The RNA shown here (transfer RNA) has 73 nucleotides and comes from Geoglobus acetivorans. The RNAcentral record of the sequence draws on ENA and GtRNAdb. It matches the Rfam family "tRNA". About the family: Transfer RNA (tRNA) molecules are approximately 80 nucleotides in length. It is recorded under the gene name tRNA-Val-CAC-1-1.

This record gives sequence, structure tokens and C1' cells, in this order.
RNA sequence: GGGUCCGUGGUCUAGUGGUUAUGACGCCUGCCUCACACGCAGGAGGUCGCCGGUUCGAAUCCGGCCGGACCCA
Repeated sequence: GGGUCCGUGGUCUAGUGGUUAUGACGCCUGCCUCACACGCAGGAGGUCGCCGGUUCGAAUCCGGCCGGACCCA
């Protein structure tokens, strides 16, 4: 330098053009307990890597860039 795949809350993850972006773990509060843990209930936390394009409408499709993994040179 070229190719393939990937990038979504703190971590992992669902989503395949339209309804409120899903769940688990973690975190916070309350209940429970002498207390902790477990359990139960509730809550905060994302503007989907960045920019542009297509579309009435984009996390999703297209292009460029950035970052990561692998392969080729």
C1' cells in the first nucleotide's frame, strides 16, 4: 500500500429502512436482614466512532475519514 470483517450506556449485547434503541452484568435508592449477601421493587446512564450523501423517514443503505482484528504484498 491492497483486501475482508468489526465499531450501539461503564462492560458485553439485540437490532437487517418507520412504533419509546433491547436485554444481561455493573452503579444508585428503597424493601428485606442485627448486619452483609441473596432476593424483590424502582431509578440514573446512549443522541448508535466522525463527516457527508440517498430517502418523506437512517443505528440500519451508499461514499470518505478515524480506530481495532485478520489476511496479502

Background
The coordinates come from a structure-prediction model, not an experiment, and the mean pLDDT is 83.